RNA sequence: UUCUGAUAAGGGCAAACUUAUUGAAAGAUAAGGACGCAAAGCUGUGGGCCUAAAGCAUAACGCUAUGGCAGCCAGGCUGCCGAA
Numbered sequence: 001u002u003c004u005g006a007u008a009a010g011g012g013c014a015a016a017c018u019u020a021u022u023g024a025a026a027g028a029u030a031a032g033g034a035c036g037c038a039a040a041g042c043u044g045u046g047g048g049c050c051u052a053a054a055g056c057a058u059a060a061c062g063c064u065a066u067g068g069c070a071g072c073c074a075g076g077c078u079g080c081c082g083a084a
Base pairs, nucleotide, nucleotide: 004082005081012037013036017032018031019030020029021028022027035071041077042076043075045074046073047072048069049068050067055063056062
């Protein structure tokens, strides 16, 4: 330095839920709150998933991302510590 992650140390993040704001919605932001996480740090590159305002279409059911999800998986970039 790389791989790796334990019965270590110092720590970090924050699910559901509540309140407020925002959005057509999915969601997002802030405060509280902790289910959990060794990248639950960043990134929309690939797959997957969610929503359907506008648009299209129907006798009816609907279709679709230009909107989202990084705590869905993979990839890319970066990072603390040091037992085996």